[in-house]
């Protein structure tokens, strides 16, 4: 330098015919309990990797561009 995947709360994902951002862990608050641990309720955390476009409306569709992982030369 070609190509091909991936980026989504703190960690791992899911969202694929453009229409309200979940899911499990985890934080932390409460309930259970002598008490911890499980167990059960609640709540905060997301400018969806960056910038533009396209639409009435983008996580999603184009384009550049960044980081990571592979194959190739």
């Nucleotide at each position: 330098u070609g190509c091909g995947g991936a980026g989504u709360g703190a960690a791992g994902c899911a969202g694929u015919u453009g229409g309200c951002a979940g899911c499990u862990u985890g934080u932390c608050a409460g309930g259970c309990u002598c008490a911890u641990a499980a167990c059960c309720u609640g709540a905060a955390u997301g400018u969806c990797g960056u910038g533009a476009g396209u639409u009435c409306g983008a996580g999603u569709c184009u384009c550049a561009c960044c980081u990571c992982c592979g194959c190739g030369a």
Transfer RNA from a Clostridia bacterium, 73 nucleotides, folded computationally. The sequence was found in a public genome assembly. Its mean pLDDT, the model's own confidence on a scale to 100, is 82. Its Rfam family is "tRNA". About the family: Transfer RNA (tRNA) molecules are approximately 80 nucleotides in length.